[in-house]
Order: sequence, then structure tokens, then C1' cells
RNA sequence: GGCUGGCCGGGCGACCGCGUGGACGACGGGAGACCGACGUCCCCGAGGAAGGUCCGGGCUCCACAGAGCAGGGCGGUGGGUAACACCCACCCGGGGUGACCCGCGGGACAGUGCCACAGAGAACAGACCGCCGCUCCGGUCUCACGACGGGAGCGGUAAGGGUGAAACGGUGGAGCAAGAGACCACCAGCACGCCGGGUGACCGGCGUGGCUAGGCAAACCCCGCCCGGAGCAAGAUCAAACAGUGCAUGUUCGAGGGCUGCUCGCCCGAGUGCACGGGUAGAUCGCUGGAGGCGGCCGGUAACGGUCGUCGUAGAUGGAUGGUCGCCCUCGCUCCUCCUGGAGUGGGACAGAACCCGGCCUACAGGCCAGCCCGU
Repeated sequence: GGCUGGCCGGGCGACCGCGUGGACGACGGGAGACCGACGUCCCCGAGGAAGGUCCGGGCUCCACAGAGCAGGGCGGUGGGUAACACCCACCCGGGGUGACCCGCGGGACAGUGCCACAGAGAACAGACCGCCGCUCCGGUCUCACGACGGGAGCGGUAAGGGUGAAACGGUGGAGCAAGAGACCACCAGCACGCCGGGUGACCGGCGUGGCUAGGCAAACCCCGCCCGGAGCAAGAUCAAACAGUGCAUGUUCGAGGGCUGCUCGCCCGAGUGCACGGGUAGAUCGCUGGAGGCGGCCGGUAACGGUCGUCGUAGAUGGAUGGUCGCCCUCGCUCCUCCUGGAGUGGGACAGAACCCGGCCUACAGGCCAGCCCGU
């Protein structure tokens, strides 16, 4: 100067405030059990991402004989896991001097399609410049035969130039009018066969072949594997009021109600009481102890698994978890200084549970630890 992995993410105290739970006090309701609101005290009270809601599960309800179609997802190999689009190890390709990093990594001879711009030509292609041959025209030199250079047309040529992300193997030779895997040697690459190593992806070696095969599947498609739907406002229990149904009782033989401590009495008076089922408002449960955290030992390269011990501390529902002050920590600025330090001032992030877990991704002031690499 870098690379990788892990961790913390302010501390202590005082006061005030909020929420769950517990104890006590007093008030109200109730026959009582108890319930409601209030006050005092005590215990506890967000995160590494609680976030985005992108995957995968648990749980709940609904649906479901089996198979298939449609639709969606995944995709090197082997493992881990409840499961995964996650994790670990390895393979292959690419980048870096290196530690290490990146890969949306099945199939492009099953078929279809696309390849912008530039360029003559973009897939079993292509003649713009160049190179070569033939014919014609006119020019210069020469007595002439002829030679040289120029223009036009026809044809050959994929070696060279030029365009491009990509132009149909590379180098050398032989060959040719000039050229070309048309031919030869070596090399690269491809296909097939055999041998060896590996669980496997794959790697190494030998031989043969034809001479070369472009890219895109996050285009359709093909192959293999996986997937029922909705979600805690899931769902369950209790259950007012108003409809409804049934039974009882009552309308000058008066149910029931008011005045009242009770009786008498007075007044109002046509409905009243009980039960039922459905389930609304409302209340309660679901609601937090979990594939749990930490430590030791064992197995495994690792992810992870087994076993033993130990810990236990959010559960709101208009939704609590905050604020002020003091000291300390840390960072920046200014000033003083006996150069050890001191004083003043400002800042300390991202964010915030809502059924619960495993991941991924994204945000984050500042700081700590470990291992490794390069240079001097």
C1' cells in the first nucleotide's frame, strides 16, 4: 500500500415521561366471584439490519383419487439443510505480480429467429482499394520487332489494406498468371476411439479423421428437476343491541313500571318475561420457548451434525421502548502552553418490532480484532 473474514455500533448516574406484568391503596359497579377507571411502588422493555417484502419453511383455513395440459421457477459437480433462488468444498472460463475477486455456468448438427452502427460483404458470405490475366482505345521511346506507363470493359483471386464486438484457423514451405487447406510440415482447436486418475463436474496421455466448425437461449424453443391456493385482517372461543322463531302470561279478573327501607296508597299503563339458533359491535385466545442463544467435547477440509452443561428478560392494537442534565469515550475546529497537556465549542450514523424462523439484498457516523499478499 492492499486482500479476506469476524465483531462492536456509545458507557455510567440523576430526574421526568410511555407500555406489558405484579403488589398495595382508595373510588365506582355487582348478591358474590369479580370487573372498570385512578394513584403509589417494583421488575422488564427493539436491531444488525427490526427495513425492502425478493426467495424458502413452520403454523392456520380452504381445496384435493390418479395422471396429464397450461402457467411459474430452478440449471457445472458433490455435499449441508425443515426447505431454498441460501451456504460449503471442488471443476471450468475470465481478471489481478499476488493475497484474492467475478460468472443470470444445461443445450446453438432438433427446428425457427436475430446480429445495431460502420462496411463491398454478417453466415454454408463478400470484389471497395489492391494483385493477376485477356480484349479494346489512345500516349512516350525505337527505322522496325517490341518495351514502359495510363484509361475502359470482361474475368480470376479471400494472401495484403480498410470497416466492425465479430470477416469463415496460425506460422513456414511448395505451388500459381496472381492466389487459396487446393497440397505438405508443425502448432492451436473440434469430433471419435482407447488407456490412466477422480464419487463426480473434469483432468492427463496416445491414436485416427476431415481440414475449421461465429455469437445470442435474460429470443421462441428443447432437455432435466421442483411447485395446490390464500394468508395472523390466517383462524378459534365467548357474546350485547336490533330483526326473527317458540313457549308462558296479560289488556276494566289488568302483566309490567314509577314514588318507597317495608306495607297500604297514588299515578302511568299494552305489552312483558324466558328460551333458541345464527353470529354483528365488542372482548379473549392465537402471541411467543423457538429448526432458540452461549460454552465444552466428538465427527466432518468446510457448510453442518451429534452429545453434555447452562441461560431465559418486548408482545403493543391510533400501535410503548423517549427526553433533559452531569461525568466519561471518540472525532473535527479555535486558543493557550513549561511541549507533558489544558480550556472553549460543535458533532456521534442507518433506522425502528407487530405470528414466528432460515436466507438474500439494500442503508449505515465512527471504531476494534485476526489471518494473508505486494513493495522497501
A computed fold for a 376-nucleotide RNA from uncultured Nocardioides sp., annotated as Bacterial RNase P class A. Model confidence (mean pLDDT): 78 of 100. Of the family's consensus pairs, 93% are formed in the model. It matches the Rfam family "Bacterial RNase P class A". Rfam classes the family as a ribozyme. NCBI's taxonomy places the organism under Bacteria, Actinomycetota, Actinomycetes, Nocardioidaceae, Nocardioides.